[in-house]
RNA sequence: GCAGGUAUGUUGAAAUAGGUAGACGAGGUGGUCUCAAACACCACUGCUGAAAGGCGUGUCGGUUCGAGUCCGACUACCUGCA
Numbered sequence: 001g002c003a004g005g006u007a008u009g010u011u012g013a014a015a016u017a018g019g020u021a022g023a024c025g026a027g028g029u030g031g032u033c034u035c036a037a038a039c040a041c042c043a044c045u046g047c048u049g050a051a052a053g054g055c056g057u058g059u060c061g062g063u064u065c066g067a068g069u070c071c072g073a074c075u076a077c078c079u080g081c082a
Base pairs, nucleotide, nucleotide: 001081002080003079004078005077006076007075010026011025012024019065027045028044029043030042031041032040046055047054048053058074059073060072061071062070
């Protein structure tokens, strides 16, 4: 230099002929239980906000009524070729 792959909450990851983003786990917080703890069970858990709402899938654009998903450029990492 060329080609291919990956990038989603704190974390491992789901969601693809474009249609409710974060299912299901781990971790965390609160609670029940206990003399106390562990285990177990219940609830909550992306950001902001008093609420209503707004924002959020590596970054910036494009297509579309609608993009995590399609298209372009770029960034980081991985693999192969030269």